[in-house]
Transfer RNA from a bacterium, 74 nucleotides, folded computationally. The RNAcentral record of the sequence draws on ENA. Model confidence (mean pLDDT): 81 of 100. Rfam family: tRNA. It is annotated as a transfer RNA.

RNA sequence: GAUGGUAUACCUCAGUAGGUAAGAGGAUCCGGCUGAAAACCGGGCAGUCGGAGGUUCGAAUCCUCCUGCCAUCA
Numbered sequence: 001g002a003u004g005g006u007a008u009a010c011c012u013c014a015g016u017a018g019g020u021a022a023g024a025g026g027a028u029c030c031g032g033c034u035g036a037a038a039a040c041c042g043g044g045c046a047g048u049c050g051g052a053g054g055u056u057c058g059a060a061u062c063c064u065c066c067u068g069c070c071a072u073c074a
Base pairs, nucleotide, nucleotide: 001073002072003071004070005069006068007067010026011025012024013023019057028044029043030042031041032040050066051065052064053063054062
C1' cells in the first nucleotide's frame, strides 16, 4: 500500500432481506431472604449503536469517506 472482517451499556455479546418506545447476561447500587454471609429472588442505574455525510416517509441495519483494532497479501 491492497483486500476482507470488525466497532451496540463499565465488561462480554444479541439484534442487519429498513418499520412503532434499542435488548440479554455479568459488574455495580438498593431492597428481600439469613444470626451473618454466599447463593437465590425483586428492583434501579447505564448506550443519540466508532465519527461525518448521503439515500428514504423512516437507518444500529443500505451507500460513501474517515478513524481504531484483527487477518491475509504485497